Transfer RNA from an uncultured Bacteroidales bacterium, 73 nucleotides, folded computationally.
The sequence was found in a public genome assembly.
Its mean pLDDT, the model's own confidence on a scale to 100, is 82.
Rfam family: tRNA. By type it is a transfer RNA.
RNA sequence: GCCGCAAUAGCUCAGUCGGUAGAGCGUUUCACUCGUAAUGAAAAGGUCGCCGGUUCGAUUCCGGCUUGCGGCU
Numbered sequence: 001g002c003c004g005c006a007a008u009a010g011c012u013c014a015g016u017c018g019g020u021a022g023a024g025c026g027u028u029u030c031a032c033u034c035g036u037a038a039u040g041a042a043a044a045g046g047u048c049g050c051c052g053g054u055u056c057g058a059u060u061c062c063g064g065c066u067u068g069c070g071g072c073u
Stems, first nucleotide, its partner, number of pairs: 001072007010025004019056001027043005049065005
């Protein structure tokens, strides 16, 4: 220098023929208990890496950039 993959909640990750996003763990509250743990219930938590384009509408499609990983030279 070139090619490919990845970037979504605090962490690990789902989510595709485009229609305003979920799980597990974690956190908080409540119940249960003599008290913890465990268990059960509920809640909070996300400008879906950044900038543009297409579209009535983009996490999703297209282009560029950044970061990380792998490969080739």